Model confidence (mean pLDDT): 80 of 100.
Glycine riboswitch aptamer from a Rhodobiaceae bacterium, 101 nucleotides, folded computationally.
The sequence was found by an Rfam model in a public genome assembly.
RNA sequence: ACGACCCUCGCGGGAGAGAUCGGAGCACAUGCAGAUGUGACUUCGGCGCCGAAGGAGCAACCGCCCCGGAAACUCUCAGGCAACCGGACCGCGAGACGAGG
Numbered sequence: 001a002c003g004a005c006c007c008u009c010g011c012g013g014g015a016g017a018g019a020u021c022g023g024a025g026c027a028c029a030u031g032c033a034g035a036u037g038u039g040a041c042u043u044c045g046g047c048g049c050c051g052a053a054g055g056a057g058c059a060a061c062c063g064c065c066c067c068g069g070a071a072a073c074u075c076u077c078a079g080g081c082a083a084c085c086g087g088a089c090c091g092c093g094a095g096a097c098g099a100g101g
Base pairs, nucleotide, nucleotide: 002100007095008094009093010092011091012090013089018047020046021045022044023043024042025041026039027038028037029036030035048081049080050079054077055075056074057073061069062068063067
């Protein structure tokens, strides 16, 4: 000179599971009115389900081995189940730190 891991930002990709049932509201339509219908809108509740935000548990394994760190496994508290948003993780670019050299 170069410069890993981790972190941050930008772009791209990114799965699964009810457009479920009921109540209330709101909007639109019909109607003289009572009322009825529609809605991928808002909210409350029920049953069913998903796991890849987060969280928790066990553990292969690892370590400085008292103890600690640990998953895409498990749980489903949270979150999610048309689209949008979100989304672990992957790729590319940039920034910062800087082991190493």